[in-house]
RNA sequence: CGAAGAGGUCCAGGCGAUCGCUCGUCUCGCUGCGUGCAGCGGGGCGGGAGGAAAGUCCGGGCUCCGCAGGGCAGGAUGCUCGCUAACGGCGAGUGGGGGCGACCCCGAGGAAAGUGCAACAGAGAACAGACCUCCCGCCUGUCACGCGUCGGCUCCGUCGGCGUGUGGCCCGCGAGGGAAGGGUGAAACGGUGAGGUAAGAGCUCACCGGGCCUGCGGUGACGCAGGCCGCAUGGCAAACCCCAUCCGGAGCAAGACGGAAUAGGGAAGCGUUCGAGGGCGGCCCGCCCGAUGCUUCCGGGUAACGUUGCUCGAGGCGCGCGGCAACGCGCGUCCCAGAUGAAUGAUCGCCCGCUCGCGUGCGGUGACGUGCGCGAGAUACAAAACCCGGCUUACGGGCCCUUCGACCA
RNA sequence: GGAUCUGUAGCUCAAUCGGCAGAGCACCCGGUUCUUACCCGGGAGGUUGAGGGUUCGAUGCCCUCCGGAUCCACCA
Numbered sequence: 001c002g003a004a005g006a007g008g009u010c011c012a013g014g015c016g017a018u019c020g021c022u023c024g025u026c027u028c029g030c031u032g033c034g035u036g037c038a039g040c041g042g043g044g045c046g047g048g049a050g051g052a053a054a055g056u057c058c059g060g061g062c063u064c065c066g067c068a069g070g071g072c073a074g075g076a077u078g079c080u081c082g083c084u085a086a087c088g089g090c091g092a093g094u095g096g097g098g099g100c101g102a103c104c105c106c107g108a109g110g111a112a113a114g115u116g117c118a119a120c121a122g123a124g125a126a127c128a129g130a131c132c133u134c135c136c137g138c139c140u141g142u143c144a145c146g147c148g149u150c151g152g153c154u155c156c157g158u159c160g161g162c163g164u165g166u167g168g169c170c171c172g173c174g175a176g177g178g179a180a181g182g183g184u185g186a187a188a189c190g191g192u193g194a195g196g197u198a199a200g201a202g203c204u205c206a207c208c209g210g211g212c213c214u215g216c217g218g219u220g221a222c223g224c225a226g227g228c229c230g231c232a233u234g235g236c237a238a239a240c241c242c243c244a245u246c247c248g249g250a251g252c253a254a255g256a257c258g259g260a261a262u263a264g265g266g267a268a269g270c271g272u273u274c275g276a277g278g279g280c281g282g283c284c285c286g287c288c289c290g291a292u293g294c295u296u297c298c299g300g301g302u303a304a305c306g307u308u309g310c311u312c313g314a315g316g317c318g319c320g321c322g323g324c325a326a327c328g329c330g331c332g333u334c335c336c337a338g339a340u341g342a343a344u345g346a347u348c349g350c351c352c353g354c355u356c357g358c359g360u361g362c363g364g365u366g367a368c369g370u371g372c373g374c375g376a377g378a379u380a381c382a383a384a385a386c387c388c389g390g391c392u393u394a395c396g397g398g399c400c401c402u403u404c405g406a407c408c409a
Numbered sequence: 410g411g412a413u414c415u416g417u418a419g420c421u422c423a424a425u426c427g428g429c430a431g432a433g434c435a436c437c438c439g440g441u442u443c444u445u446a447c448c449c450g451g452g453a454g455g456u457u458g459a460g461g462g463u464u465c466g467a468u469g470c471c472c473u474c475c476g477g478a479u480c481c482a483c484c485a
Stems, first nucleotide, its partner, number of pairs: 001405005007400005013351007021048013050381001054392002057390005062251004069285004074247005079093005094108001095106004109242002114240002116236002131182002134177002136174003141169013190208006209231001210229008255308004265298006277289003300484003315334008354377010410481007419434004428465001436452005458474005
């Protein structure tokens, strides 16, 4: 210098002028009355978006519903230990995988509880199978050699026919052997090598892998060591399912108070002790109430409103202690948006920082580093809506750390 | 703000238990006709919204984004 890896941390431009918005508080003026409040208008002071406010993917607080009991159904999670209000989150580890490395990734329980799935290709796809090849046996044919016999000729020999034996080869057959090699496939019932065999095979042996047992270490996942077993039950559970653990339901349009207006209208269904329905929430158990009643649909009205819930909270910051860490404990200090068609802004000027181009200076032997001036450009993602803890996604930049490679001395 | 559903050819919809993505209309070419329509024959058109994962294999299963749609006020 280049490439890369991890996070952590900081910022989300600053200042000034002018004009605006919203909340709180103080104050002035006017109006009203029930005489200290309400409404309208003005002024001073103070506060006024985010790291993700987002997606609404998880968890909790809070509120109401039987204060939540038992069972079923349903849903979620899934190596271990810990953290926490809780979690599907986080931290530290275990095992597996990737990278030269820094380092990163993993939905990682059970396939010997049961059911199911595996297209095409292939001989055979899960109590598997035999297409080619290998070996053995039988039959036919053929070749070579040996023997016997018959015949021809140039008769110690040689040629041919027949029979027989041995060996080789080809075709065929065998519910033959075997599953090593070829071939198919995503996957073919441990892998490599040697011995062995008619050919082969964990058939035998060595190493690797696997299973079981014992011992040791560790809280544990698991690791290490020794022994035994030739290997006996392949894959998919983000297929049904089984096991373990956890979860009651709905959500601030929850809920509470106030207030305006209308037709407490119409239809259908169910039901009055054999009980609909309600309190009561997906169902049941269990407790109580229960009759011109209940449910659904159509229709009607409305200021589709006001107040409250509403912001001080598992809160921020600093220091100390405990812990590898997540985090916890203690002390001190600070108060930091509460809007509701929805405020937090707009314009102008100057400046900081960033990128690119041009010019120029300084340092160094060098690779290179660094400063100044001018010009141009960019300045992101996006915006509270009851509140928190996370995850995920979007996005501009500064600083710190580590690894690999190149170059210079 | 909260809750739920959905995305396949230009449009409307299929695709069994995960196993070669199809139909109707529309479009293009040819025929028929004096011409057009109807009709007949043939053809083209797909990143199954996007990306990743599980699996031998994904339109269908799982996760994360993107787009679209629906419902939820109070009173009697």
Molecule: RNase P RNA; transfer RNA
Organism: Polyangiales bacterium